[in-house]
RNAcentral holds the sequence, with entries from ENA. Transfer RNA from Candidatus Pollutiaquabacter aromativorans, 72 nucleotides, folded computationally. It matches the Rfam family "tRNA". Rfam's curators write: Transfer RNA (tRNA) molecules are approximately 80 nucleotides in length. It is annotated as a transfer RNA. RNAcentral records the identical sequence in 4 taxa. The source organism's lineage runs through Bacteria, Bacteroidota, Candidatus Pollutiaquabacterales, Candidatus Pollutiaquabacteraceae and Candidatus Pollutiaquabacter.

RNA sequence: GGUCUCAUAGUACAAUGGAUAGUAUAGAGGCCUCCGAAGCCUUUGAUCUAGGUUCGACUCCUAGUGAGACCG
Numbered sequence: 001g002g003u004c005u006c007a008u009a010g011u012a013c014a015a016u017g018g019a020u021a022g023u024a025u026a027g028a029g030g031c032c033u034c035c036g037a038a039g040c041c042u043u044u045g046a047u048c049u050a051g052g053u054u055c056g057a058c059u060c061c062u063a064g065u066g067a068g069a070c071c072g
Stems, first nucleotide, its partner, number of pairs: 001071007010025004018055001027043005048064005
């Protein structure tokens, strides 16, 4: 330099173009307990950036940023 893949809560991952973006765990509060742990209930928190297509975009297209694999 070329080709390809990936980027979503603190972390690990989901989400046929129709959503109020979900699960686990972590965090906070409560129940329980003599106090904790465990368990149960509640709750906070995220789509890499900028455009485009579409009635509607995490999803499709373009460019960029970052990470990785392969080729040279």